A computed fold for an 88-nucleotide RNA from Geoalkalibacter sp., annotated as c-di-GMP-I-GGC riboswitch aptamer. The coordinates come from a structure-prediction model, not an experiment, and the mean pLDDT is 79. The model forms 95% of the base pairs in the Rfam consensus. Taxonomically the source falls in Geoalkalibacter (Bacteria, Pseudomonadati, Desulfuromonadia, Desulfuromonadales). Its Rfam family is "c-di-GMP-I-GGC riboswitch aptamer". Its family is annotated with cyclic-di-GMP binding in the Gene Ontology.

């Protein structure tokens, strides 16, 4: 450098429960442990999901599309950084 076999030191924490924030998708804290070698960081590209109130339109409601705003980094890709280690 590349790679992730075994191990060690540690690290993170899905589902669920409780509290709390949000309209919602979801976030945060505690418990817990399905898993993870970047499940560390950042929404850059794709993907998926959500959108109350107000305004406008419509007799009213629903659906679809578009736009905008947002969510997921434990969906994929790319980017930055990082622990340990056998064979190469």
């Nucleotide at each position: 450098c590349a790679u992730g076999a075994a191990a060690a030191a540690g690290c993170c924490a899905a589902c669920c429960c409780u509290g709390c924030c949000g309209c919602a998708a979801g976030a945060c804290a505690g418990g817990g442990a399905c898993g993870g070698a970047a499940a560390g960081c950042g929404g850059c590209g794709g993907a998926u999901c959500u959108u109350a109130c107000c305004u406008c339109c419509u007799c009213a409601c629903u659906c679809c599309u578009c736009a905008a705003a947002g969510a997921u980094g434990g969906c994929c890709g790319a980017g930055c950084u990082a622990c340990c280690a056998a064979a190469g």